RNA sequence: UCGGAAGAAAGCAGCCCUAGACGUUGCACACCGAACCACAUUUGUAUCUCAAAUGCGGUCCGGUACGCAGGGCCGAAGAAGCAAAGGAGCACGGUGGCAGUCAUGCUCUGGAAACUGACAGGCAAAAGGAAGGCUGCGGGACGAUACUUUGGAGAGACUUCAUUCAAUUGGAGCGCCAACGAGGCUAUAACCAACAGGCAAAAGGACAGAGGA
Numbered sequence: 001u002c003g004g005a006a007g008a009a010a011g012c013a014g015c016c017c018u019a020g021a022c023g024u025u026g027c028a029c030a031c032c033g034a035a036c037c038a039c040a041u042u043u044g045u046a047u048c049u050c051a052a053a054u055g056c057g058g059u060c061c062g063g064u065a066c067g068c069a070g071g072g073c074c075g076a077a078g079a080a081g082c083a084a085a086g087g088a089g090c091a092c093g094g095u096g097g098c099a100g101u102c103a104u105g106c107u108c109u110g111g112a113a114a115c116u117g118a119c120a121g122g123c124a125a126a127a128g129g130a131a132g133g134c135u136g137c138g139g140g141a142c143g144a145u146a147c148u149u150u151g152g153a154g155a156g157a158c159u160u161c162a163u164u165c166a167a168u169u170g171g172a173g174c175g176c177c178a179a180c181g182a183g184g185c186u187a188u189a190a191c192c193a194a195c196a197g198g199c200a201a202a203a204g205g206a207c208a209g210a211g212g213a
Stems, first nucleotide, its partner, number of pairs: 001144003011137006022071001024070004030064004035059003039055006072123003078119001080116002086109006093102003147211005156174001158173005175199003181195001183192002
């Protein structure tokens, strides 16, 4: 500053939307398909030989649902871990007559996320899918923005030229990321895309925790 008893936040239900990652390997059984072999039957003017078709059996190869086992990978059901604030204790110092209070350090506790990992889950499609949007129920007073503080991912310290003491400076080229902002999709989306931005650290950073008379 804006919304809110003409009903805030939490919570529940329905609908919409929604990314990532091997349609992975092996084994057993069953089934299907192809090839070959043996036998039988039939047909070809057909007894033998030859050829074809069909049936049955076998061998081998390939494929597939379910099952079991293994390897690789993803991060957005759920669950877990943690930063700061806050709380408790101890030590030391300041102040004080004491009680106490203040500062610092240590230990324990506390504690969020789209962060971390990968228990669970998942890796063609379908289903599921955090967050977001709409509607309804519910609840009964706060919520949002902004500010302070704490956490906060991804991706070449790329190549070349110039300047410079040197460059984290400037230009060009190739590759990549998605979390300021701008753009697109029924949308104020974390979806799409990549204009701008970025690709050691720092800075920035959607979002999340705390503070808030």
The RNA shown here (glycine-GGAnGA riboswitch aptamer) has 213 nucleotides. It was read from a public genome assembly, where an Rfam model found it. It matches the Rfam family "glycine-GGAnGA riboswitch aptamer". Clan: Glycine riboswitch clan. On this family, see Weinberg et al., Proc Natl Acad Sci U S A 2017: "Bioinformatic analysis of riboswitch structures uncovers variant classes with altered ligand specificity". From the family's description: glycine-GGAnGA riboswitch is a variant of glycine riboswitch that have in common a U69A change. This riboswitch is associate with genes that encode either saccharopine dehydrogenase or amino acid transporters and other genes with not predicted function. Model confidence (mean pLDDT): 77 of 100.